[in-house]
RNA sequence: GUGACUUAGCUCAUUCUGGUAGAGCAGCUGACUUUGAAUCAGCGGGUAGUGGGUUCGAAUCCCACAGUCACCC
Numbered sequence: 001g002u003g004a005c006u007u008a009g010c011u012c013a014u015u016c017u018g019g020u021a022g023a024g025c026a027g028c029u030g031a032c033u034u035u036g037a038a039u040c041a042g043c044g045g046g047u048a049g050u051g052g053g054u055u056c057g058a059a060u061c062c063c064a065c066a067g068u069c070a071c072c073c
Base pairs, nucleotide, nucleotide: 001071002070003069004068005067006066009025010024011023012022019056027043028042029041030040031039049065050064051063052062053061
């Protein structure tokens, strides 16, 4: 210098085609059980790396910055 990525505690969807933010695991509560595990039912948890812009409306489009990874020199 070039490219990709950054969304829940963890791993990732959603972005391309802008319209109220999801899944699995983990956690909590209850049922079951002598207890535990397993199983079943339910619940909580993020306004999306930071800042700004466009828009009626932005995780999604644009810009800058930061971080991680890869490549080139």
Predicted 3D model of a 73-nucleotide RNA (transfer RNA) from a rhizosphere metagenome. The sequence is in RNAcentral, with records from MGnify. The coordinates come from a structure-prediction model, not an experiment, and the mean pLDDT is 81.